The RNA shown here (ZMP/ZTP riboswitch aptamer (pfl RNA motif)) has 80 nucleotides and comes from an Actinomycetota bacterium. Its Rfam family is "ZMP/ZTP riboswitch aptamer (pfl RNA motif)". Rfam 15.1 lists 3,295 matches to the family in 2,545 species. The literature on the family includes a 2015 paper in Nat Struct Mol Biol by Jones and Ferre-D'Amare, "Recognition of the bacterial alarmone ZMP through long-distance association of two RNA subdomains".

[in-house]
RNA sequence: ACACCGGGCCGUAACUGGCGCUGAGGUGGACAACCACCGGGGAGCGGUCCGCCGGCCAGCCGCGCGCCUGGGCAUCUGCC
Numbered sequence: 001a002c003a004c005c006g007g008g009c010c011g012u013a014a015c016u017g018g019c020g021c022u023g024a025g026g027u028g029g030a031c032a033a034c035c036a037c038c039g040g041g042g043a044g045c046g047g048u049c050c051g052c053c054g055g056c057c058a059g060c061c062g063c064g065c066g067c068c069u070g071g072g073c074a075u076c077u078g079c080c
Stems, first nucleotide, its partner, number of pairs: 005051008015041002017068005025038005052055001059073003
């Protein structure tokens, strides 16, 4: 000095399911919880800027509640 933390902006972006409550996405097609398109959400990742208390101690996401189903990202480990 930088990174690790928090925040702003820009870009990108996995995942975005079924049923019920009631008005809590829409259309079409399936029937286990999926497919396509539109809309919205969106952690994470990259860039950049700002901040001071200078960063451990782990979870986070798919827009209300409940019951379920199935993923993603991050972290850790191994191999190339």

Source information:
NCBI's taxonomy places the organism under Bacteria, Bacillati, Actinomycetota. The prediction has a mean pLDDT of 79. Of the family's consensus pairs, 100% are formed in the model.